[in-house]
RNA sequence: UCACGAUAAUGGCAAACCGGAUGAAAAUCCGAGACGCAAAGCUAAAGGGCCUUAUUACAGACUCUCAAAGGGAAUCAGUAAUUGGCAGCCAGCUACCGAA
Numbered sequence: 001u002c003a004c005g006a007u008a009a010u011g012g013c014a015a016a017c018c019g020g021a022u023g024a025a026a027a028u029c030c031g032a033g034a035c036g037c038a039a040a041g042c043u044a045a046a047g048g049g050c051c052u053u054a055u056u057a058c059a060g061a062c063u064c065u066c067a068a069a070g071g072g073a074a075u076c077a078g079u080a081a082u083u084g085g086c087a088g089c090c091a092g093c094u095a096c097c098g099a100a
Stems, first nucleotide, its partner, number of pairs: 004098002012037002018031005035088001041093003047090002049086003055081004060076002063073004
């Protein structure tokens, strides 16, 4: 230096649940709390994957309404786009310690 990772040392982070805030949601932040973590540090604006769907489009169900045809509106679930998010899914980058 590159690998590797102890029942070592110094320290670190903090899942779920709960309380508060933001958000359409996913989720994030703060507090509290520890399931775990040797990168659970950083990167989501150009690797893959996962989550979300306010908004838009499409086609549908149902109700209301104006009505000549036909149109308008509310709700519900679907698909796609788009949006937002996740690095504690893999990945990339950087880094503390030093037994075997």
The RNA shown here (c-di-GMP-I riboswitch aptamer) has 100 nucleotides and comes from a Clostridiaceae bacterium. The coordinates come from a structure-prediction model, not an experiment, and the mean pLDDT is 84. Taxonomically the source falls in Clostridiaceae (Bacteria, Bacillati, Bacillota, Clostridia).